[in-house]
Predicted 3D model of a 74-nucleotide RNA (transfer RNA) from a Gaiellaceae bacterium.
It matches the Rfam family "tRNA". Rfam classes the family as a transfer RNA.
Model confidence (mean pLDDT): 81 of 100.
RNAcentral holds the sequence, with entries from ENA.
RNA sequence: CGGGACGUAGCUCAGCUUGGUAGAGCGCCCGCUUUGGGGGCGGGAAGUCGCCAGUUCGAAUCUGGCCGUCCCGA
Repeated sequence: CGGGACGUAGCUCAGCUUGGUAGAGCGCCCGCUUUGGGGGCGGGAAGUCGCCAGUUCGAAUCUGGCCGUCCCGA
């Protein structure tokens, strides 16, 4: 320098193909159960969907640029 993959909740990841309410598990908080803890049950908080712009009535999703991590090539 060229090519590719990935970036979404504190963590691990779905959702992207086919644009239309942002999700799951674990973790965290509260309550019930228990003498207490653990376990079980119920409820809840937590996100600029890496960043900027474009297309569109509407973008996590499509397009362009940039940033970061990893891999391959030179």
The organism belongs to Gaiellaceae, within Bacteria.